[in-house]
Molecule: Glycine riboswitch aptamer
Organism: soil metagenome
């Protein structure tokens, strides 16, 4: 670093349509797939450039459930 098994959070309400499932609209919200941004520090006369995240943005994704899920325990390579 990869694979398998397990653990794994946060965030909604209203209206309409529908037998249900589900879909649409309005506003609000979450951050832990992914993505973007910044510091110290390094370089340098300066500028530029390089540079982390669980910080930050909320593009994506998510706010019934499932799925997904950063991270993590065990096993194997």
């Nucleotide at each position: 670093c990869g694979g398998g098994c397990g653990g794994g959070a946060g965030a909604g309400a209203c209206c309409c349509a529908u037998c249900a499932g589900u879909g649409g609209g309005u506003c609000g919200c979450c951050g832990a797939a992914g993505g973007g941004g910044c510091a110290a520090c390094g370089c340098c006369u300066c500028c530029c450039c390089g540079c982390a995240a669980u910080c930050u943005c909320u593009c994506a994704g998510g706010c019934c459930g499932a799925u997904g899920g950063a991270c993590u325990g065990c096993c194997c390579g």